[in-house]
């Protein structure tokens, strides 16, 4: 350097181009309990950056940023 795949909550992972981006597990707060866990309920929490498509983008298309393979 060329080609490729990937990047959503703290973590792992979903979302036909249309719902308020949801799930588990971790946080936090409440109930239960003498006390812990276990259960039960709540709460916060994210699309890697710019651009172009389109009514309408997490999805499509370009570059650019970062991992990762692969191959001079």
């Nucleotide at each position: 350097g060329g080609c490729u795949g990937c990047g959503u909550a703290g973590u792992u992972c979903a979302a036909c181009g249309g719902a308020u981006a949801g799930a588990a597990c971790g946080a936090c707060c409440c109930u239960c309990u003498c006390c812990u866990a276990a259960a039960g309920g709540g709460u916060a929490a994210a699309u890697g950056c710019g651009g172009g498509u389109u009514c309408g983008a997490u999805u499509c298309c370009c570059a650019c940023c970062g991992c990762g393979g692969c191959u001079a």
Predicted 3D model of a 72-nucleotide RNA (transfer RNA) from a Saprospiraceae bacterium. The coordinates come from a structure-prediction model, not an experiment, and the mean pLDDT is 81. The sequence is in RNAcentral, with records from ENA.